[in-house]
RNA sequence: AGAGUUUGAUCCUGGCUCAGAGCGAACGCUGGCGGCGUGGCUUAGGCAUGCAAGUCGAACGGUUCUUUGGUCCAAAGCCGCAAGGCUGAGGACUGGAGAACAGUGGCGAACGGGUGAGUAACACGUGGGCAACCUGCCUCGGGGAUCGGGACAACAGCUCGAAAGGGCUGCUAAUACCGGAUGAGACCACGGGACCGCAUGGUCCUGAGGUUAAAGUUGGGGACCGCAAGGCCUGACACCCUGAGAGGGGCCCGCGACCUAUCAGCUAGUUGGUAGGGUAACGGCCUACCAAGGCUUUUGACGGGUAGCUGGACUGAGAGGUUGACCAGCCACACUGGGACUGAGACACUGCCCAGACUCCUACGGGAGGCUGCAGUCGAGAAUCUUUUGCAAUGGGCGAAAGCCUGACCAUGCGACGCCGCGUGGAGGAUGAAGGUCUUCGGAUCGUAAACUCCUGUCAGAUCGGACGAAGGUGUACGUGCCUUAAUACGGUGGUGCACUGAGGUACGAUCAGAGGAAGCCACGGCUAACUCCGUGCCAGCAGCCGCGGUAAUACGGAGGUGGCGAGCGUUGCUCGGAUUCAUUGGGUGUAAAGGGCAGGUAGGCGGUCGCAUAAGUCGAAUGUGAAAUCCCACGGCUCAACCGUGAACUGCGUUCGAAACUGCGCGACUGGAGGACGGGAGAGGAGAGUGGAAUUCCCGGUGUAAGGGUGAAAUCUGUAGAUAUCGGGAGGAACACCAGUGGCGAAUGCGACUCUCUGGCCCGUAUCUGACGCUGAACUGCGAAAGCGUGGGGAGCAAACAGGAUUAGAUACCCUGGUAGUCCACGCUGUAAACGAUGGGCACUAGGUGUGGGCGGGGUUAAACCCGUCCGUGCCGAAGGUAACCCAUUAAAGUGCCCCACCUGGGGACUACGACGGCAACGUUGAAACUCAAAGGAAUUGACGGGGGCCCGCACAAGCGGUGGAGCGUGUGGUUCAAUUCGACGCUACGCGAAGAACCUCACCAAGGCUUGACAUACAGGUGGUAGGAAACUGAAAGGGGACCGACCCCGCAAGGGGAGCCUGUACAGGUGCUGCAUGGCUGUCGUCAGCUCGUGCCGUGAGGUGUUGGGUUAAGUCCCGCAACGAGCGCAACCAUUGCCCUUAGUUGCUACGGUGAAAGCCGGCACUCUAGGGGGACUGCCAGCGAUAAGCUGGAGGAAGGUGGUGAUGACGUCAAGUCAGUACGGCCCUUAUGCCUUGGGCUACACACGCGCUACAAUGCCUGGUACAGAGGGUUGCCAACCCGCGAGGGGGAGCCAAUCCCAGAAAACCAGGCCCAGUUCAGAUUGCAGGCUGCAACUCGCCUGCAUGAAGUCGGAAUCGCUAGUAAGCGCGGAUCAGCCACGCCGCGCUGAAUACGUUCCCGGGCCUUGUACACACCGCCCGUCAAGCCAUGGGAGCUGGGGGCACCUGAAGUCGCUGUCCCAACCCGCAAGGGAGGGAGG
Repeated sequence: AGAGUUUGAUCCUGGCUCAGAGCGAACGCUGGCGGCGUGGCUUAGGCAUGCAAGUCGAACGGUUCUUUGGUCCAAAGCCGCAAGGCUGAGGACUGGAGAACAGUGGCGAACGGGUGAGUAACACGUGGGCAACCUGCCUCGGGGAUCGGGACAACAGCUCGAAAGGGCUGCUAAUACCGGAUGAGACCACGGGACCGCAUGGUCCUGAGGUUAAAGUUGGGGACCGCAAGGCCUGACACCCUGAGAGGGGCCCGCGACCUAUCAGCUAGUUGGUAGGGUAACGGCCUACCAAGGCUUUUGACGGGUAGCUGGACUGAGAGGUUGACCAGCCACACUGGGACUGAGACACUGCCCAGACUCCUACGGGAGGCUGCAGUCGAGAAUCUUUUGCAAUGGGCGAAAGCCUGACCAUGCGACGCCGCGUGGAGGAUGAAGGUCUUCGGAUCGUAAACUCCUGUCAGAUCGGACGAAGGUGUACGUGCCUUAAUACGGUGGUGCACUGAGGUACGAUCAGAGGAAGCCACGGCUAACUCCGUGCCAGCAGCCGCGGUAAUACGGAGGUGGCGAGCGUUGCUCGGAUUCAUUGGGUGUAAAGGGCAGGUAGGCGGUCGCAUAAGUCGAAUGUGAAAUCCCACGGCUCAACCGUGAACUGCGUUCGAAACUGCGCGACUGGAGGACGGGAGAGGAGAGUGGAAUUCCCGGUGUAAGGGUGAAAUCUGUAGAUAUCGGGAGGAACACCAGUGGCGAAUGCGACUCUCUGGCCCGUAUCUGACGCUGAACUGCGAAAGCGUGGGGAGCAAACAGGAUUAGAUACCCUGGUAGUCCACGCUGUAAACGAUGGGCACUAGGUGUGGGCGGGGUUAAACCCGUCCGUGCCGAAGGUAACCCAUUAAAGUGCCCCACCUGGGGACUACGACGGCAACGUUGAAACUCAAAGGAAUUGACGGGGGCCCGCACAAGCGGUGGAGCGUGUGGUUCAAUUCGACGCUACGCGAAGAACCUCACCAAGGCUUGACAUACAGGUGGUAGGAAACUGAAAGGGGACCGACCCCGCAAGGGGAGCCUGUACAGGUGCUGCAUGGCUGUCGUCAGCUCGUGCCGUGAGGUGUUGGGUUAAGUCCCGCAACGAGCGCAACCAUUGCCCUUAGUUGCUACGGUGAAAGCCGGCACUCUAGGGGGACUGCCAGCGAUAAGCUGGAGGAAGGUGGUGAUGACGUCAAGUCAGUACGGCCCUUAUGCCUUGGGCUACACACGCGCUACAAUGCCUGGUACAGAGGGUUGCCAACCCGCGAGGGGGAGCCAAUCCCAGAAAACCAGGCCCAGUUCAGAUUGCAGGCUGCAACUCGCCUGCAUGAAGUCGGAAUCGCUAGUAAGCGCGGAUCAGCCACGCCGCGCUGAAUACGUUCCCGGGCCUUGUACACACCGCCCGUCAAGCCAUGGGAGCUGGGGGCACCUGAAGUCGCUGUCCCAACCCGCAAGGGAGGGAGG
């Protein structure tokens, strides 16, 4: 950084898709270790269980217990005779110390932790403000702490309840509660003074008045007091008032950040005021009253949808886009909804009250609960963890402290969920092992890979050792330093030493053993890196896009190999990127999507020249802020890294200062923009009124008669009731010929006879006035063709609908005859269009040339014309430039710029639906989505095609001759039949074709019988001597079986013997006319003997491609000439070759015979002139003449010549097309069969036969047939052959055997023709099918199934419907002859040969085929193309739909919990007051 995909190819437009990065992921396959992170995204669904907020005894009273004192009593024991004494369990009372528990009280519980439901909001971010505020604990400062009082829990007793939980009575403490005192200060109102400010106003000083506080606990202690407790002194903590601070919070404001206008108007506490209430505080926050405002206009109010916001995160070159998990800040929420209480702080996650849903308990009366705390569970889901350890660390609450609490947190477990690191070994090792795979069978590859050898020791395993994290705090010891104090007590603080504190046993180190325990996943057609085999056969399947799969699939599945990544790899989903595909950076709108139909104009945007001023924008500097973390840079710490630390930096906003060019604002000035004035000018500009002539139609009258009209041709229609035609008169409506012109006018739609009235705009000239007054323009308003609508007129012509006539397969059309709305007028709607230059408006700039309309100036003219210049319009051509190209190009451009508006963002769905607005309606404007496609498109290119055009060929038509199509027969094919009728060929270009020879053979088909290393080839191994080979009986349809008997060969060797060949057995293999001509070679057909098809270089084009090859002539021809950005060249054409036509020459047998000789003749001899034969050569080249033509190429005519313009004929077939034909000629890839799909044999079949077609033969007759006679060819063939003479037979043929390997002999009689005779128009003396009999020939064999002969038989057929074929001269037509194949022949076929020998071509309109140029195209498997609509069936999506249902909202009304505020408060009440008391008062409360 790009790539794939629209086309036959190209360029462009444009969408779709891919490669990248990322993730709180999930799924599939796989899975060794560690570190650091991270993990309920869905149901803000429901939750069992445990834990998550307590702490303080140094605030207080108790209860229980432990321990230790004091006083008293004292069982028991001991001593004692006793009294008594001693010890003393235990009890009572009273202290100290300690533990536990509930309660009173204090602080905390408003933090921490969770979640993202709600919220579009001052919720959040950022920057400010509060002169409108609050603040417990903490810090600093000031002042204080006095005197009293009454209760209530706990507890005890009684009592209710299943429980939860209460009730009554009684006792009691406090740092709980209450009253009084004091007031530095605070607060309130009033007065004085100073200073300040952004409005209200604020701060400070001061006077006097009013109001307002408190609580203690504990340590130590000399003197003094007190019986004691204690007072008192002192320290610590706590308390009260107050000032300040820090930190925290509340409120207000500017700015910033989602979608929707198919939401355009919203609003009643609404906006403001006054008064009051309320709050910490401003405020309509709340209430009453008054006023009628307020918000938003598009800078988007109101409504709807969606959403926690941010630091940041991901992506991106950036600008941006997307996002808000973890971490951090803020907000909101805590089962749902409502509410307040307490408090410094809450409307309070694990508080309270009420209502609701749900769950649980219940004795049915009633109760309990809230995991969006940590774990865990169920559910739903593609999906998300341990009901772990610990307070050791960090942090929090309480406490004087020890300490307690802390699912915050720190650790741990689970999950490859992510990032990072490490390992699964290293070196050597070629018989390149075995094995796998492929193979052209040679080999290649996996592959140094393995084995094997030598090493190493990470991780895991075992054993041993073993940190950092720990410091603080406390205790203790020692100095005793400092503070406090009267004090060396106490307390605080500091120093040193020691002791105590670790949840997890970790990092790390050492030793041991041994390569041992550790590799997968995806891909391999292109994009995109990596290829083969097999299987499958549009099946199974793949696929991100293009697309693969229908028998050789690098695309499916498997395998081998290869590529990629690696403890992971793929897939899916989502985001950004690529996508300059919403374009600020950075796009467009003539034809690809896109300029509003046109104008006026509001808001807005933009705006000429000069000067002064200002400083809002702008620029600079400084400063505040921009939390931390993150990113980035530098350095550092974990062995590295991930991770972590330190520093630096961070686009914004605020403030201050400065600059003044530009923009803005203000002031002044200017004239060039714009407008006005004056003088001229052109015009279908608009409106109204009037006037005119031509024409159509109709009416009246005249003349006049049979038609008219209409069409491709007709008919409907009009007309003898008098049309059409023609003349005269009249009526009426509409439109205005010529002029008329890419002429004029208008903003557009549009405007066309003439006159008048009213009226808009424009142009030119002068440079007189104003002095920027300008441009554009969302909304809005007006205008707006045709059709259409409403009301009323009008209606000649025309003419939707409609009717009829034609056309047609049909013809709801085109054509014709009619004809109504409408077209016309007035008024009012509609508001659209290919409303187009498919090109918005304005200004400026950028070569020209040539027309035309209007004006002015100069020249010129009698006047014109005309010429020059200039301004404004309107066309054409064109430079630069632009454009994808086409094209645009001074018409102010589609060029170069600026300003403003409108519009576009793939195709279809869809100029649609829904909604809204407009409309009388028709309908218009605005305008989606689902679903679906991989394109849709623009311009240009090459072809092909056209019932497009131009030019030109061909037996293409026409002209002509003969046929086919009808008959019989032959032959081929289809069809049918059959055991089989083997196979192939199918428009032209299959069908007398492969087949130039099917009775067997052929043969590939069928039936039956047989063979299995095979009928045939090669190789190897083993065997074999009466071997190989031959072969009689016998069997059989044959093949086959069988085997008496006969019986070899080559090499070495004297021989014995050995080897070979052969044969047998076996193994490899043979064999296949089995399949694929769509895997192929080769060959062939066809377009087409048509004149075309290309290349190199150059040039043109972004490119496909073009040019050359087009053009003007000419030719059979891309043949030649000329021209030309082309110049040349190749394959084709032509020529070269063969044959034929003329001549010459050479040669003269087997050919020839003029002449001579000879012979009875045939012939022979001489001869080689002629014919002929076959070698060589000549001849023809538009060479000559004339005309035409460009003087060319050439054409026409002529001369000469055997032949004349290619002399005739043949051979020769360009690039290519038809997946044309052939695997059955042969060859050949792949597949298939292998006791058969191979091989042999007998017989049958290919010869079938209701039928259909092609190609032929013979005919239908007199230009004929029959009989007889008599002429004249050419080219061929011949030794298992052709066969003469002669004989036999009516004949086929037989006998015979001469000659001939052939210019010698034979086949061999040519036939038609000609001569003579017959037939006399008839199914015949035509025609010969069919059939019978008798023969001949070939062959192993003529039944199926041969040919020929004779006799007999004598069918259809009397010239052929539609249609169709061949042929342009030695041709057609007629006539016979020969040959290949071949034993014979179904040959009437095919290939050749000669004999006789015509007719016609005006011409190129038409049919068919073809060539060149051009044009259109939506075709390119190319018109046998493409493609449209309905219908049928099924499926999908969407609109409507009688309705049904859920949710949200508005208005009205009904009921109304808790609670707050107010009022009341008959009932209740300890503190204060009065009172001895009872009671009353003040005050409070329940209740209402």